Model confidence (mean pLDDT): 83 of 100. The part of an RNA shown here (small-subunit ribosomal RNA, central domain) has 347 nucleotides and comes from an uncultured bacterium. RNAcentral holds the full RNA, with entries from ENA.
Context: one part of a larger RNA
RNA sequence: CUGGGCGUAAAGAGCGUGUAGGCGGUUGGAAAAGUCAGGUGUGAAAUUCUUCGGCUCAACCGGGGGACUGCGCCUGAAACUUUCCGACUGGAGUGCAGGAGAGGGAAGUGGAAUUCCUAGUGUAGCGGUGAAAUGCGUAGAUUAUUAGGAGGAACACCCGUGGCGAAGGCGGGUUGCUGGACCAAAACUGACGCUGAGACGCGAAAGCGUGGGUAGCAAACAGGAUUAGAUACCCUGGUAGUCCACGCUGUAAACGAUGUCAACUGGUUGUUGGGGGUCAAACCUCGGUGCCACAGCUAACGCAAUAAGCACUCCGCCUGGGGAGUACGGUCGCAAGACUGAAACUC
Numbered sequence: 001c002u003g004g005g006c007g008u009a010a011a012g013a014g015c016g017u018g019u020a021g022g023c024g025g026u027u028g029g030a031a032a033a034g035u036c037a038g039g040u041g042u043g044a045a046a047u048u049c050u051u052c053g054g055c056u057c058a059a060c061c062g063g064g065g066g067a068c069u070g071c072g073c074c075u076g077a078a079a080c081u082u083u084c085c086g087a088c089u090g091g092a093g094u095g096c097a098g099g100a101g102a103g104g105g106a107a108g109u110g111g112a113a114u115u116c117c118u119a120g121u122g123u124a125g126c127g128g129u130g131a132a133a134u135g136c137g138u139a140g141a142u143u144a145u146u147a148g149g150a151g152g153a154a155c156a157c158c159c160g161u162g163g164c165g166a167a168g169g170c171g172g173g174u175u176g177c178u179g180g181a182c183c184a185a186a187a188c189u190g191a192c193g194c195u196g197a198g199a200c201g202c203g204a205a206a207g208c209g210u211g212g213g214u215a216g217c218a219a220a221c222a223g224g225a226u227u228a229g230a231u232a233c234c235c236u237g238g239u240a241g242u243c244c245a246c247g248c249u250g251u252a253a254a255c256g257a258u259g260u261c262a263a264c265u266g267g268u269u270g271u272u273g274g275g276g277g278u279c280a281a282a283c284c285u286c287g288g289u290g291c292c293a294c295a296g297c298u299a300a301c302g303c304a305a306u307a308a309g310c311a312c313u314c315c316g317c318c319u320g321g322g323g324a325g326u327a328c329g330g331u332c333g334c335a336a337g338a339c340u341g342a343a344a345c346u347c
Base pairs, nucleotide, nucleotide: 004318005317006316007301008300012315014202015201016200017199021195022194023193025088026087027086028085029084030083031082033081034080035077036076037075038074039073040072041071042070049065050064051063052062053061054060091192092189093188094187098182103178104177106175107174109172110155115150116149117148118147119146120145121144125136126135163170164169207248208247209246210245211244212243216242217241221237222236223235224234259314264309267292269290270289271288272287273286274285275284276283296303297302320347321346322345329340330339331338332337
């Protein structure tokens, strides 16, 4: 190189935009680069294969043939790939008409609850646990109750194998700004497409920097228990953090452990957004999202029109376990660290 794979055995990049590259719809004509055919030149000799011959045989040697699967040139073919010219509408996109949605970012706003503060009533307990204690409380608590106030964070019910988003993710309500998808009708453009090494952007939580904020919760920490011990589980406290703005980090069981695009494949039952139909429905149809199940696939589990079926395009990745996602080097980062990523040795 050929070859085999990637749901769970090793293996799909966390996700997107997109450069080079690779691949690419229907049709007419031309060219003839790839492709194919014929011819010709070359492909040294030796070697190898084959045949004949010479050393008494053989090794060895000599003659003939084949082969050297390649390359150049000439002539020709035109199905396919390619290039150029032209046409098309099914792929892709634009405009017109609509409805759905926790899609994004900004401003301002609402009620319940927790905590705290003030005032009133009012007493000796409160709190907590398996049981307790630490803790709070006569300086009058707090459980209780009433009224008023402060402040921060999160948005009960609705809420749904419901919706939206490329993924991460997104739930109080209002306003304006803004992205995408879907449906209908078929007006327009006319292959404008798919994938995508590098690159660029986004990217939960935790963490970091600067400045704010801090109600609740709560790493660390302190105390009380438990225990043989208890650097834990339980309890009482409690600081970073959690929140906001700007910047950094760039990782997750970033999971559907399933890359992307489009085509094909029998049946059943939900749900969601449209359209047709209608008073409404049944029914038909397109897009999404579930459950089941046939063929088929699979080591099995299972998957099964949302494929892990049947075939294709392009990218990424795997090659025994440990050593090790370590060392070294490099790039990035304020750091933490991230990315890239071995070997000896050992089984």